[in-house]
Context: one part of a larger RNA
Molecule: small-subunit ribosomal RNA, central domain
Organism: wastewater metagenome
């Protein structure tokens, strides 16, 4: 390399747009570039191969015929890819008309409960905290207990095996601007689609630069413990940070440890949710309740089937197409150089010697 693999043994890119590239429905003409057959040429000769001869046989030497497979030129064929034209409706997509939905995204404003401080009142010795204390707080009056005010930060209950979202991720209400999806029906567009090397774009939480803001919570630090020690686990304090704007970062067990599309292969029972039918209950309800059949998304249990097993099982790890990433003993090493990025901290890319 040819292959074989990627839930957990090595391996799916954190996600999504999208460039080029690969790959694409049905049907009817047309070219004849893939493709297929056929002639004709080339591919030196030796040397392999093949049949005959010469040496008594072999090595070995003459003599002769025959390729496989490239390449180059005609003639044909025309089924399948490809081309051009034209035409389809089934993949895709618009449009109307609805109905639906929701912690999906930005701004703004409002809102209660807590904690914490300050103020004031009232009251008199202890409070806090642990396994047990201690340090701390407290008669310059604490701790509980009213009241007032300030400031931040997060939103009990609802609420869930539940909903959005591409994925990180979203939860107190309003209002306003804005993305998406799912079903119904009617028209239209007529392959316009799938993937995606670069590439752009977003990307938890730490951490960066500035400016602001700080209730609580809390690396680093400082004490009191425990302890052989205790750089820790427990305790009392505390600063970065944690929040808000603007701009870097670019990484995570970014997990379903499972790439993204299409087709095809048994059920059963929840949930959401949209919709047809039907029966009932009211007063005709866009009501309520009951049954039923389609879809959609979301668990759970399982047939075949697939797995080393564990599990998976129509939301596949089954059975098949197309495109993409990525892997090939362990360690050195996710290092070392070098390039790209960044203020940096690091990132992205990525060996080898040597050992086992």
């Nucleotide at each position: 390399c040819u292959g074989g693999g990627u839930g957990u043994a090595a391996a799916g890119g954190g996600u999504u747009c999208g460039u080029a590239g690969g790959c694409g429905g049905u049907c009817u003409a047309u070219c004849a570039a893939g493709u297929u057959a056929c002639u004709u040429u080339u591919u030196a000769a030796a040397u392999a191969u093949c049949u005959c001869u010469g040496c008594c046989c072999a090595c070995c030497a003459g003599a002769g015929g025959a390729a496989a497979g490239g390449g180059a030129a005609g003639u044909a064929a025309g089924a399948c890819u490809g081309u051009u034209a034209g035409a389809c409706u089934g993949g895709a997509g618009u449009u109307a008309u609805u109905u639906u939905u929701a912690g999906g995204g930005u701004a703004a404003u409002c809102g209660g409960a807590a904690u914490u401080a300050a103020u004031a009142g009232a009251g008199g010795a202890g409070u806090a905290g642990u396994g047990a204390a201690a340090u701390g707080c407290g008669u310059u009056g604490a701790u509980a207990c009213u009241a007032u005010u300030a400031g931040g930060a997060a939103c009990a209950c609802c609420a869930a095996u539940g909903g959005c979202g591409a994925a990180g991720g979203c939860a107190g209400a309003u209002u306003a601007c804005u993305g998406g999806a799912a079903g119904a029906u009617a028209a239209c567009u007529g392959a316009c689609g799938c993937u995606g090397a670069g590439g752009a774009a977003c990307g938890a939480a730490a951490g960066c630069u500035a400016g602001g803001g700080g209730a609580g919570c809390a690396a680093a630090c400082c004490g009191g413990a425990u302890u052989a020690g205790a750089g820790a686990c427990c305790c009392g304090g505390g600063u970065a940070g944690u929040c808000c704007u603007a701009g870097c970062c670019g990484u995570a067990a970014a997990c379903g440890a499972u790439g993204c599309u299409c087709g095809c292969u048994a059920g059963u029972u929840g949930c959401a949710u949209u919709u047809g039918c039907u029966g009932u209950u009211u007063u005709u309800u866009u009501a309520g309740c009951a049954g039923u059949g389609a879809g959609u998304g979301u668990g759970g249990c399982g047939a075949a089937g697939c797995u080393a097993a564990c599990g998976c099982g129509u939301u596949a790890a089954g059975c098949g197409a197309g495109c993409c990433a990525c892997c090939u003993g362990g360690g050195a090493a996710g290092u070392a150089c070098g390039a790209c990025c960044g203020c940096a901290a690091g990132g992205u890319u990525g060996a080898a010697a040597c050992u086992c």